The part of an RNA shown here (small-subunit ribosomal RNA, central domain) has 350 nucleotides and comes from a metagenome. It matches the Rfam family "Bacterial small subunit ribosomal RNA".
[in-house]
Context: one part of a larger RNA
């Protein structure tokens, strides 16, 4: 001395489920794998190292030590860690009883707008834009009413709120379903934390087939604008955006922060229960337990910030980093219909 590290410098899988595996709460007994220890046996001899000795030195050669960190047997020790066998209830689970939510899945169902169709009313415009213009419009438009039809999304509540592993979830109503928190503390008695592979989910855009298509729109296609405008702007407008069943499987899939457990000053704002004061009852105090904000000490930290929702201290377990380009390419293999995607160099260059 026996790596460093991962919010913004390279580096946290996009999220959960989990077999192997790797770790494991409190007491007792046993055992002696592990571990520690003492004796024997073996670790060849050159070589290396230390001390000496011969060649005139040295290299070289030679004598002696020393190490051979390992392996095997025998005996011993018993904290610690396995391994067996009892217990235990603080970890986890279940149980009863509340409870809060845009949590999912299926039906059903309201209104306001928008678009189109029919009719009235009624006349020269509308409409766009910096300012036009292309486009509508006397075959009567735009304005307004009155009535159909359609397809999507749900004003205000609405929030610095909520639910959910992520992704993501918002009119109502009903049906079916997952998770979660509080409370008792009845029950089981360590049943647990990660998890390579692997399975399962996964916005948007994009595929296959069928359907739908109101409004918006890639592409197009026309007006403008400019030196030109394959463009910002204007008017059109197809696919898709929806719905059903099947694909892909990616994101700046972000907290750019993986879970799990313990410990480390506070103050303060919502949420969701509990308890106790106060009170006819509440509004209110107070305190606990759970989630979400902001501020904040010690801490860490290149700063920047972070700080009990840690990026602080500490333990387990997985992922991933190892200079920039070349390159998330090229090769192969492996999914996919297909776009593609996963794994993923190297020359050659700074």
């Nucleotide at each position: 001395c026996u790596g460093g590290g991962c919010g913004u410098a390279a580096a946290g899988c996009g999220c959960g489920g989990g077999c192997a595996g790797g770790u494991g709460g409190c007491c007792c007994g046993u055992u002696a794998a592990g571990u520690c220890u003492g004796c024997g046996g073996u670790g060849a001899a050159a070589u290396c190292c230390c001390g000496g000795a011969g060649c005139u030195c040295a290299a070289c050669u030679c004598c002696g030590g020393a190490u051979a960190u390992g392996c095997c047997g025998c005996g011993g020790a018993u904290a610690c860690u396995g391994g067996c066998g009892g217990g235990c209830u603080a970890g986890a689970g279940a149980c009863u009883g509340g409870u809060a939510g845009g949590g999912g899945c299926g039906a059903g169902u309201g209104g306001a707008a928008u678009u189109c169709c029919a009719g009235g009313u009624g006349u020269a415009g509308c409409g766009g834009u910096g300012g036009a213009a292309u486009g509508c419009g006397u075959a009567g438009a735009u304005a307004u009413c009155u009535g159909g039809a359609a397809g999507a999304a749900c004003a205000c509540c609405g929030g610095u709120g909520g639910c959910g592993a992520a992704g993501g979830c918002g009119g109502c109503u009903c049906g079916c379903u997952g998770g979660g928190c509080c409370a008792g503390u009845u029950c089981u008695g360590a049943c647990a934390c990660u998890c390579a592979u692997c399975c399962g989910c996964g916005a948007a855009a994009g595929c296959g087939u069928g359907g739908g298509g109101a409004g918006c729109a890639a592409a197009c296609a026309g007006g403008a604008u400019u030196a030109g405008a394959u463009a910002c702007c204007c008017u059109g407008g197809u696919a898709g955006u929806c719905c059903a069943c099947g694909c892909c499987g990616u994101a700046a899939a972000c907290g750019a922060u993986g879970g799990g457990c313990a410990c480390u000053a506070g103050a303060u704002g919502c949420c969701g229960g509990g308890u106790c004061u106060a009170u006819a009852g509440a509004c209110g105090g107070a305190u606990u337990c759970g989630g979400u904000g902001u501020c904040g000490c010690a801490g860490c930290u290149a700063a920047c910030g972070c700080a009990u929702u840690a990026a602080g201290u500490g333990c387990c377990c997985c992922g991933c980093c190892u200079g920039g380009g070349g390159a998330g390419u090229a090769c192969g293999g492996c999914c996919g219909c297909a776009a593609g995607g996963c794994u993923g160099a190297a020359a050659c260059u700074c």